[in-house]
RNA sequence: AAAUAUAGAGGUCGCGUUGAUUAUUAGUAGCUAUUCUGAUGUAGACGGAUGCAGUUGAUGAUAGCAAAAGGAUGAAACGCCGAAGAAUUAUAUAUUCCGUUAUAUAUUAUUCUGGGCACAGGAUUAAGAGUCGUGUGACUGUCAUCUUUUAUAGAUGGAGAGCUAUGUUA
Numbered sequence: 001a002a003a004u005a006u007a008g009a010g011g012u013c014g015c016g017u018u019g020a021u022u023a024u025u026a027g028u029a030g031c032u033a034u035u036c037u038g039a040u041g042u043a044g045a046c047g048g049a050u051g052c053a054g055u056u057g058a059u060g061a062u063a064g065c066a067a068a069a070g071g072a073u074g075a076a077a078c079g080c081c082g083a084a085g086a087a088u089u090a091u092a093u094a095u096u097c098c099g100u101u102a103u104a105u106a107u108u109a110u111u112c113u114g115g116g117c118a119c120a121g122g123a124u125u126a127a128g129a130g131u132c133g134u135g136u137g138a139c140u141g142u143c144a145u146c147u148u149u150u151a152u153a154g155a156u157g158g159a160g161a162g163c164u165a166u167g168u169u170a
Base pairs, nucleotide, nucleotide: 002169003168004167005166006165007164008163011081014080015079016078017077018076022072030065031064032063033062034061036060040053041052042051043050044101045100046099047098048097049096084113085112086111087110088109090107091106092105093104094103095102114140115139117137118136119135120134122132123131124130142158143157144156145155146154147153
């Protein structure tokens, strides 16, 4: 130096899962009422089909009652340190059916990211929340090289396919 096995470290909340709670969603959807209005509304979006509701009043207005999902938060528990996350491609399923598309979930393949933080603008989003990716900045772990000369300091660079420890092999 190589292969392999086991163990381990990083921390401005390290990562993920479950998750009581809380705010938002929203005074929105929906329901009810009206000597008001008066023909459409609806099944994610558009086109078509079909269905359902509708002059026994659709829709709107006014008044009253008044949610939930998704996206967040998060006491605590559990599993962990490529923990995990994201993007793209393809397939399947769901949203009445067909075409296009969008969203969600699962799976496949490829690629990217050491870690968290702040800021900027972008995407997503109901959202100025959160998340993601991009750029910038400092911080932090680790390795290499160099400097200084010893304190485990400083500078530059690399990437987790990394780094540290121990064992085994030829």